[in-house]
């Protein structure tokens, strides 16, 4: 130079005028809280404020257990309020390398499923093959291989033939002991597949085969040794050699009360009040535990009439309608697992100690428009340099992404114009 890897950072800067929002401070009004006007001072979105996917904190409900469903986690060890997050380090995979990516217990507890091809897809099979030791059949009345010839078939040849090539049969010669491949054996080789019973070699047999030996390879549990550990190496053993999928059920281990700032207080006449159809008033409607049973737990717990049923009235309650407000104000509400520098610890995540700094608090939801400069991209023009790609300087156009706090907070993810920093890796050239 050229391709690349990790990691972090910015998200345009300055200013003028008019607005919104809240806060402080005068000054006027006002006289139920809460309000109103007016002046000046200073503040006012982000890295992702998003997605609402995870985890905590805070607030209020329950807190009586059982059991049975149900949701989550998953290689170790650490970090942290806690996490499904983070660091580090093991194994497996990927890339020449920086480095990356892994839903990384268990398939020898069960079920399930594994398209197409393929005998066959997991405990059972065999298509091409091999063999046929044994059984079966032919064979000294001479098989099958060979030769010679007659005839019929089939393919090729031609205009049609001749011709070649091959089968099958019948006859003859010659030789002289096996032959078929029906039963059955086999899994060495072929071939399907993403995936086929360990691999190479030898012995073994009719062929064969982990059937058997070696040596190698997985597996499993012992020893040894390193290391906190997951785990890595070494050894030497074995009734071992058992395809994947758990991102399908399932088994294991381990964790999990519910609801959410419209939580929840307060203040004030206000957790207002109103109608309909029901239940109950101790044979208890209904309600919490809770998603479901059991089982606790909580609950109004009355009145008149009437000889009873019932019938009215009052409490509780469930269920729906229908009107008002837009939720009447105030707290909660922004000082926090905050932010920044430095010091120490620790491989990091992180943590501890000191010094310093305050940074939006709306709630019909504010953060906003308009204009100048300045800087940054891209395009034009023009002037200068250079051989040349390009560079420098000016003028004038255009362009700025993605998105918008709603109780905080720690994380994940997703979205993004344009930059900029530090470390590494590779490949070419030059000295």
């Nucleotide at each position: 130079g050229g391709a690349g890897g990790u990691g972090g950072a910015c998200g345009g800067a300055g200013g003028a005028u008019c607005g919104c929002c809240g806060g402080c401070g005068g000054g006027c009004a006002a006289g139920c809280a809460c309000c109103g006007c007016u002046c000046g001072c200073g503040g006012g979105a982000g890295g992702a404020a998003a997605g609402u996917c995870c985890g905590g904190g805070c607030u209020c409900c329950a807190c009586a257990g059982g059991g049975c469903a149900g949701g989550g986690a998953g290689g170790u060890c650490g970090c942290u309020a806690a996490c499904g997050g983070c660091g580090a380090c093991c194994c497996g995979g990927g890339g020449c390398g920086a480095c990356c990516c892994g839903a990384g217990g268990g398939a020898a507890a069960g079920c399930g499923c594994c398209a197409c091809a393929g005998a066959a897809a997991c405990c059972a099979c065999a298509c091409c093959g091999c063999c046929g030791a044994u059984g079966g059949c032919c064979g000294a009345c001479g098989a099958g291989c060979c030769c010679g010839g007659c005839g019929c078939c089939u393919c090729u040849g031609u205009g049609a033939g001749a011709g070649g090539a091959g089968g099958c049969g019948c006859c003859g010669g010659a030789g002289g002991a096996g032959g078929c491949a029906c039963a059955g054996g086999c899994a060495a080789g072929g071939g399907u597949g993403a995936a086929a019973u360990c691999g190479u070699g030898g012995g073994g047999u009719a062929a064969g085969a982990g059937c058997c030996c070696a040596c190698g390879c997985g597996c499993g549990a012992c020893g040894g040794c390193c290391g906190g550990g997951u785990g890595a190496c070494c050894g030497g053993c074995g009734g071992c050699g058992g395809g994947g999928c758990a991102a399908g059920c399932c088994c294991c281990u381990c964790c999990c009360g519910g609801a959410g700032c419209a939580a929840g207080u307060c203040c004030g006449a206000a957790u207002a009040g109103g109608c309909g159809c029901g239940c109950u008033g101790u044979c208890g409607a209904g309600g919490a535990u809770g998603g479901c049973c059991c089982g606790u737990c909580c609950g109004a717990u009355c009145c008149g009439c009437g000889a009873a049923a019932g019938c009215g009235g009052c409490a509780g309650u469930g269920c729906g309608c229908g009107g008002g407000u837009g939720a009447g104000g105030g707290c909660g509400c922004u000082c926090g697992a905050g932010c920044g520098g430095c010091g120490c610890g620790g491989c990091a995540a992180c943590g501890c100690g000191c010094c310093g700094c305050c940074u939006a608090g709306a709630c019909g939801a504010a953060u906003g428009a308009u204009c100048c400069u300045c800087g940054c991209u891209g395009c034009g023009c023009c002037g200068g340099g250079g051989c040349g790609a390009c560079c420098c300087g000016g003028c004038g156009c255009a362009g700025g992404a993605c998105a918008g706090a709603a109780c905080c907070c720690g994380g994940c993810u997703u979205a993004c114009a344009g930059u900029c920093c530090a470390c590494c890796u590779c490949c070419g050239g030059c000295c």

Predicted 3D model of a 431-nucleotide RNA (Bacterial RNase P class A) from a Myxococcota bacterium.
The sequence is in RNAcentral, with records from ENA.
The gene name in the source record is rnpB.
Rfam family: Bacterial RNase P class A. Gene Ontology terms of the family: tRNA processing, dimeric ribonuclease P complex and ribonuclease P activity. By type it is a ribozyme.
Lineage of the source: Bacteria > Pseudomonadati > Myxococcota.